The RNA shown here (c-di-AMP riboswitch aptamer (ydaO/yuaA leader)) has 140 nucleotides and comes from Ureibacillus galli. Of the family's consensus pairs, 92% are formed in the model. It matches the Rfam family "c-di-AMP riboswitch aptamer (ydaO/yuaA leader)". About the family: This family represents a conserved RNA structure found upstream of the ydaO and yuaA genes in Bacillus subtilis and related genes in other bacteria. The ydaO/yuaA element is thought to act as a genetic 'off' switch for the ydaO and yuaA genes in its native state. It is believed that the element may be triggered during osmotic shock leading to activation of ydaO, a predicted amino acid transporter gene, and members of the yuaA-yubG operon which code for KtrA and KtrB K+ transporters.
RNA sequence: AUUAAUUAUCGGCCUAAUCCUGGUACCAGGAACGGAGGAACCAAUCUUUUGGGGUUAAUUCUACAGUUAGUAGAAGGGAUGAGAAACUCUUUCGCCAUCCUACCCGUCAGCUAACUUCGUCGGCUAAAGCGAAGGAGGUC
Numbered sequence: 001a002u003u004a005a006u007u008a009u010c011g012g013c014c015u016a017a018u019c020c021u022g023g024u025a026c027c028a029g030g031a032a033c034g035g036a037g038g039a040a041c042c043a044a045u046c047u048u049u050u051g052g053g054g055u056u057a058a059u060u061c062u063a064c065a066g067u068u069a070g071u072a073g074a075a076g077g078g079a080u081g082a083g084a085a086a087c088u089c090u091u092u093c094g095c096c097a098u099c100c101u102a103c104c105c106g107u108c109a110g111c112u113a114a115c116u117u118c119g120u121c122g123g124c125u126a127a128a129g130c131g132a133a134g135g136a137g138g139u140c
Base pairs, nucleotide, nucleotide: 011125012124013123014122018031019030020029021028022027023026032120033119034118035117036116037115042110051108052105053104054103055102059075060074061073062072063071064070077100078099079098080097081096087137088136089135090134091133092132093131094130095129
């Protein structure tokens, strides 16, 4: 110096999944963000094992396969792309590139004010483009 792996810290990213306070060695509370149930009105008035429903961006279709239930493609939806923009932070649009599900309720729930209730996990990181239209802060 290069390559690969591991650990720690800082920074960055996905996600609602973060911060603070008190006591204690793990518990309680609060804020913030996110989800569910739940009137009137409205909707529905036929649905009901062909069960039904919920969280998530994550569904649908086609072809091949077939009970170790998958593989590939397309459409739809989502995320990232540090450098541009005088500085810092940030929004939207276009093209391009890369990546993208899993789980839960348990026969049951439309919407839904008051109200009731639940969650704050987990994962990734040296890889990385080009334009357009803005906003806020602060400086001159």
It was read from a public genome assembly, where an Rfam model found it. Its mean pLDDT, the model's own confidence on a scale to 100, is 76.